[in-house]
This record gives sequence, structure tokens and C1' cells, in this order.
RNA sequence: GCGCGGAUGUCGUAAUAGGUAGCCGAGCAACACUUAAAAUGUUGUGACCGAAAGGUCGUGCGGGUUCGAUUCCCGCUCCGCGCA
Repeated sequence: GCGCGGAUGUCGUAAUAGGUAGCCGAGCAACACUUAAAAUGUUGUGACCGAAAGGUCGUGCGGGUUCGAUUCCCGCUCCGCGCA
């Protein structure tokens, strides 16, 4: 340099013939149980604003297409594999 694959929460991942982003697991927090703890169970867990209701933003970065993009197109960054 060329080709292929990948980048989503704190972490590992799911969702893709465009239609509410966050499924499942881990971790963490609170509560229950316990003399206490472990284990187990229940609930919660992206960011910001707000007293709340609610709102805005958010799928590596920048553009494009579209009523609508994690998903399609272009460029770039980083990681992995292969070829030279």
C1' cells in the first nucleotide's frame, strides 16, 4: 500500500431486507432474608436540564440520502486478520 472484519452502557454482547436504541449476562447500588456475613430473592443502574411531570442529547468521528439511519452511501480515526 491492497483486501476482509469490527467500534453500541462500567464490561461482554443483542437489535440491521431503515421504523420507540439498549435485549441477555456480568459488575455496581438499595432493600428483603441473616446474630452478622455469604448465597439467594426483589428493584434500580447512558449523559445533561428540572422540585416533579417531563424535556434534550446519545450506537468511533465528520458529511450525505431519507419523513425517519446502530442499520444504506462517501471520507477519516482506531483495533484485529490476511496479502504484498